[in-house]
RNA sequence: GUCCGUGCACAGCAAACUCGCCGAUAGGCGUGGGCGCAAGGCUUCCGGUCUACGGGGUGUUCCUACGGCAGCGGGGUUACCAGC
Numbered sequence: 001g002u003c004c005g006u007g008c009a010c011a012g013c014a015a016a017c018u019c020g021c022c023g024a025u026a027g028g029c030g031u032g033g034g035c036g037c038a039a040g041g042c043u044u045c046c047g048g049u050c051u052a053c054g055g056g057g058u059g060u061u062c063c064u065a066c067g068g069c070a071g072c073g074g075g076g077u078u079a080c081c082a083g084c
Stems, first nucleotide, its partner, number of pairs: 001084002005081001012037002017032001019030004035071001041077003045074003048069003054064003
């Protein structure tokens, strides 16, 4: 420099669940935990999906993201180790 994976290592991340805190909710953060991950690093740009405080409709539970999910898929971007 390059590409991709046989992921070696006292390497990295961390689902469900537990406890604490924040939030209207979805969910987030910390803690223990470990289902998995080869970008499960970052980014809502595109699709998807969740929620509906507020707003709208309505007389029965409907619509709406300005709120989330990057561990739903795609795009963008940066990077470790090994190999060459």
A computed fold for an 84-nucleotide RNA from a Steroidobacteraceae bacterium, annotated as c-di-GMP-I riboswitch aptamer.
The coordinates come from a structure-prediction model, not an experiment, and the mean pLDDT is 83.